The RNA shown here (FMN riboswitch aptamer (RFN element)) has 119 nucleotides and comes from a sheep gut metagenome.

RNA sequence: UCUUUAAGGCAAGGUGAAAUUCCUGACCGGCGGUACAGUCCGCAAACCCCGAAAAUAUUUUAAUCGGGGCCGAUAGGGUGAAAUUCCUUAACCGACGGUAAAGUCCGGAUGAGAAAAGA
Numbered sequence: 001u002c003u004u005u006a007a008g009g010c011a012a013g014g015u016g017a018a019a020u021u022c023c024u025g026a027c028c029g030g031c032g033g034u035a036c037a038g039u040c041c042g043c044a045a046a047c048c049c050c051g052a053a054a055a056u057a058u059u060u061u062a063a064u065c066g067g068g069g070c071c072g073a074u075a076g077g078g079u080g081a082a083a084u085u086c087c088u089u090a091a092c093c094g095a096c097g098g099u100a101a102a103g104u105c106c107g108g109a110u111g112a113g114a115a116a117a118g119a
Stems, first nucleotide, its partner, number of pairs: 001119005012024003026104002028094002030043004038092002047069006074090005096107003
């Protein structure tokens, strides 16, 4: 430098005209670090703001590029040299737009990307 890969999940039931959105309950866990991590440390995406270049006679706008902001949640016990990472018990968390109020449905997204592998 190039190529490829790079996210999972409402079973069963209740109410209702209508809900995988409410209620009971069920289920899921990106990447790197570290004693094996959704909850530690760091990062990515999403969301918000600002700027730039290109194009144009001018203006505007999407996309693109750059910078900044924002960015959830764990305790007790056990083992051990070492674990908020293992075992055990009990908890908790989850962008934006749409729609009967959504971590799980549909959409931006056949996108982007931490990073991993290969040449």
The prediction has a mean pLDDT of 82.